Record summary: Small-subunit ribosomal RNA, 3' major domain from Candidatus Saccharibacteria bacterium 49-20, 462 nucleotides, folded computationally. It was read from a public genome assembly. Its Rfam family is "Bacterial small subunit ribosomal RNA".
Context: one part of a larger RNA
RNA sequence: UGACGGGGACCCGCACAAGCGGUGGAUUGUGUUCUUUAAUUCGAUGAUAAACGAAGAACCUUACCAGGGUUUGACAUCCCAAGAAUUAUGCCGAAAGGCGUGAGUGCUUUAUUGAACUUGGUGACAGGUGAUGCAUGGCCGUCGUCAGCUCGUGUCGUGAGAUGUUUGGUUAAGUCCAUCAACGAGCGCAACCCUUGUGAAUAGUUGAAUUUUUCUAUUCAGACUGCCCCGGCAACGGGGAGGAAGGAGGGGAUGAUGUCAGGUCAGUAUUUCCCUUACAUCCUGGGCUAGAAACGCAAUACAAUGGUUAGUACAAUGCGCAGCGAAGCCGCGAGGUGAAGCAAAUCGCAUCAAAGCUAAUCCCAGUUCGGAUUAGAGGCUGAAACUCGCCUCUAUGAAGUCGGAAUCGCUAGUAAUCGCAGAUCAGCAAGCUGCGGUGAAUACGUUCCCGGGUCUUGUACA
Numbered sequence: 001u002g003a004c005g006g007g008g009a010c011c012c013g014c015a016c017a018a019g020c021g022g023u024g025g026a027u028u029g030u031g032u033u034c035u036u037u038a039a040u041u042c043g044a045u046g047a048u049a050a051a052c053g054a055a056g057a058a059c060c061u062u063a064c065c066a067g068g069g070u071u072u073g074a075c076a077u078c079c080c081a082a083g084a085a086u087u088a089u090g091c092c093g094a095a096a097g098g099c100g101u102g103a104g105u106g107c108u109u110u111a112u113u114g115a116a117c118u119u120g121g122u123g124a125c126a127g128g129u130g131a132u133g134c135a136u137g138g139c140c141g142u143c144g145u146c147a148g149c150u151c152g153u154g155u156c157g158u159g160a161g162a163u164g165u166u167u168g169g170u171u172a173a174g175u176c177c178a179u180c181a182a183c184g185a186g187c188g189c190a191a192c193c194c195u196u197g198u199g200a201a202u203a204g205u206u207g208a209a210u211u212u213u214u215c216u217a218u219u220c221a222g223a224c225u226g227c228c229c230c231g232g233c234a235a236c237g238g239g240g241a242g243g244a245a246g247g248a249g250g251g252g253a254u255g256a257u258g259u260c261a262g263g264u265c266a267g268u269a270u271u272u273c274c275c276u277u278a279c280a281u282c283c284u285g286g287g288c289u290a291g292a293a294a295c296g297c298a299a300u301a302c303a304a305u306g307g308u309u310a311g312u313a314c315a316a317u318g319c320g321c322a323g324c325g326a327a328g329c330c331g332c333g334a335g336g337u338g339a340a341g342c343a344a345a346u347c348g349c350a351u352c353a354a355a356g357c358u359a360a361u362c363c364c365a366g367u368u369c370g371g372a373u374u375a376g377a378g379g380c381u382g383a384a385a386c387u388c389g390c391c392u393c394u395a396u397g398a399a400g401u402c403g404g405a406a407u408c409g410c411u412a413g414u415a416a417u418c419g420c421a422g423a424u425c426a427g428c429a430a431g432c433u434g435c436g437g438u439g440a441a442u443a444c445g446u447u448c449c450c451g452g453g454u455c456u457u458g459u460a461c462a
Stems, first nucleotide, its partner, number of pairs: 001462002003459003007456007015446002019410005026300008034291002042053002064286007073125001077124002079121005086103007107114001127275002130273002136269001138264003141260001143258001148187006154163003167178003193252004198221007224246001227240005302403001306362007318349003323342002328337003369400001374395007416438007
């Protein structure tokens, strides 16, 4: 100087407390471990792995396994030889591929050739999702959006170092003020950026029947403790007015020096090592989807604040041409047919929604709760749904009556609850990313648990 303390003082955080809703019990989905397997490819493993890489494994993907093939190679550059390219077709084969038979000649040139492409050959080389994240770059997680981390000059100390950065206040903040052997400065904080809430101006077609307007887009204004009162040296704090908004108005992006030899060589790049008729590469089929068991994250429930039936109301974000696909007709339905319109403020997805509201019924039951599972019949995508997709209808009707120890999230348009859209995508979401609808309770307080910050103290630790 640090680190640590079941030392001290002060402060903060959904850290506790006060509340609301969950997880842990059930079934299912999904990820992981373990086991099994020819293979169940690989990575991630307390917080900081486990609906994670994967924004979507039937083939492909695919890296794994079995079998069948190739060896200058699936891909790149150079050299030599032949042929333009291209195209039709026979046999073997699961395909990859192998063995053949024809058709056909172009563009360019100094008439040698040249450009592009194909085949054969020769090696230089290609190739490797092989190893090493403890050789690395880059990127990311975490402490933590915590308030810290440093430097120059000066001063003090033999020196390591100290001071500044301490102290008294204050703040979300090393934020600011006062003081002080310090005076200044940098990276962080804040602000500058985006969005949302109010108003104005301008411009509007595809939007608004019309209007002082709704909506869309752009540019401005507006909030600064500016004004008043109180406290204070000040910084600032408490209250009030006006105002759409008040003291950082709400939300986002933004993550200092460093820590964890944290994660990633399988995104790419890259050191070294290793393979080179194979650890490369092509194909068919299988596997990644197995299942005694354990764990994580979710969905659906256990019902009457509910289920069912009928009627009825109100969104926002988005997406669309190998696409969205209307009306009409067929089908109980999934869907089919049909083809109008639309590169979209115009048309469509999309009656744009569900919870909601108004009635009726059920009467507390394993039920008109719950929907797993199974059987049959169909639909869609796609060469192809057996392993292994999604959806519909009919029947079936399992566990489950609110969950032990323990444990998680959340302070306001939040929790809870309700639906909608999008990316990926031929098809496939209970996941993810967004969007709006309805819309709470509680916070006395900081003794305690957890984490963090500042100062101080002890130490046989570094």